[in-house]
RNA sequence: GGUGUGAUAUCUCCGAAUACCGUUUUGGCAGUGGGGGACCCAAUUUUAUGGGGUGAAUCUGGAUUCUCAGAGGGGCGAUUUGGGCGUCCCAACCCGUCAGCUAACCUCGCAGGAGUACACCAAGCGCAACU
Numbered sequence: 001g002g003u004g005u006g007a008u009a010u011c012u013c014c015g016a017a018u019a020c021c022g023u024u025u026u027g028g029c030a031g032u033g034g035g036g037g038a039c040c041c042a043a044u045u046u047u048a049u050g051g052g053g054u055g056a057a058u059c060u061g062g063a064u065u066c067u068c069a070g071a072g073g074g075g076c077g078a079u080u081u082g083g084g085c086g087u088c089c090c091a092a093c094c095c096g097u098c099a100g101c102u103a104a105c106c107u108c109g110c111a112g113g114a115g116u117a118c119a120c121c122a123a124g125c126g127c128a129a130c131u
């Protein structure tokens, strides 16, 4: 330098939701995700049209037959990024009258669910043998 290769269930995907150690059924530690919480700054509109949080899961216009469309947001298509194309989702739950940001500090979680796929373009990275 060109070529081949990255590819599958002891695997993969959504998600913060993992690893190790011990205990005996209470945990510890590391990592990671969230909430509360000063000065300063911001905001001045707080009880009813309450307000707020996790999350991509919102807004608008119809429909009013619970459904359509647009804008916007999110995931996947098995090395990474960008693009193209395709496809799917836009829920659910929580706090309880209350919380802007926020150092110190305080505090909570580490669940649940699903799957067998564009070998498209460009630029990188890893591995392999050859030159």
Stems, first nucleotide, its partner, number of pairs: 001130001003128004011115004018030001020028002031110006041100001048097001050098001051095004058071005072090006079124005084118001
Notes:
The RNA shown here (c-di-AMP riboswitch aptamer (ydaO/yuaA leader)) has 131 nucleotides and comes from a Bacillota bacterium. Of the family's consensus pairs, 92% are formed in the model. Taxonomically the source falls in Bacillota (Bacteria, Bacillati). Its Rfam family is "c-di-AMP riboswitch aptamer (ydaO/yuaA leader)". Rfam 15.1 lists 7,607 matches to the family in 2,262 species. The sequence was found by an Rfam model in a public genome assembly.